[in-house]
RNA sequence: CCGCCAUUAGCUCAAUCGGUUAGAGCAGGAAACUCAUAAUUUCAAGGUUCCAAGUUCGAGUCUUGGAUGGCGGA
Repeated sequence: CCGCCAUUAGCUCAAUCGGUUAGAGCAGGAAACUCAUAAUUUCAAGGUUCCAAGUUCGAGUCUUGGAUGGCGGA
């Protein structure tokens, strides 16, 4: 320098052909249970979907540029 892949909750990951509330597990919080703790159960909360633009009635998803990380090639 060129090509490919990844980026979504604190962490690990889903999200179908672009379709109307973006979810799950773990962690953390509260409650129940217990003499107490752990375990278990229940509940609630938690999101600028890496950034900027474009296409579209509608974008996590498509297009362009950029950023970070990884792999390969020269």

A computed fold for a 74-nucleotide RNA from Kapaibacterium sp. (SeqCode), annotated as transfer RNA. The coordinates come from a structure-prediction model, not an experiment, and the mean pLDDT is 82. The sequence is in RNAcentral, with records from ENA. Rfam family: tRNA. Rfam links the family to the GO term triplet codon-amino acid adaptor activity. The family's RNA type in Rfam is transfer RNA.